[in-house]
The RNA shown here (Glycine riboswitch aptamer) has 77 nucleotides.
It matches the Rfam family "Glycine riboswitch aptamer". Its family is annotated with glycine biosynthetic process in the Gene Ontology.
Model confidence (mean pLDDT): 75 of 100.

RNA sequence: AUGAACGGCUCGAGAGAGUCCGCAAAAGGCGGCACCGAAGGGGCAAAACUCUCAGGUAAACGGAUCGGGUCGGGACG
Numbered sequence: 001a002u003g004a005a006c007g008g009c010u011c012g013a014g015a016g017a018g019u020c021c022g023c024a025a026a027a028g029g030c031g032g033c034a035c036c037g038a039a040g041g042g043g044c045a046a047a048a049c050u051c052u053c054a055g056g057u058a059a060a061c062g063g064a065u066c067g068g069g070u071c072g073g074g075a076c077g
Base pairs, nucleotide, nucleotide: 006072007071008070009069010068011067012066013065018033020032021031022030023029034057035056036055040053041051042050043049
C1' cells in the first nucleotide's frame, strides 16, 4: 500500500468404474471375480504419468482441481 506467492474458513462447479456371482436376509453387511483413478499412500527429479495398499463402482458422503467471498500473509515497488 490500487498488496504477489501462499495458507485458514466458507459458497459454487466437480469425473471414472458392476443391472455380476455366492452367503446372509440385520446392514446397502461379508466373501469371490471384474473394473475405476481425482482424497490419502508408494514409484519418479517432478507430475494430471504410473501402482492400486487404502479408497471407490445406486443416491448421499467423500473428492484432485477450478472460480467467488472473507480472514491471515507481506513478495515486487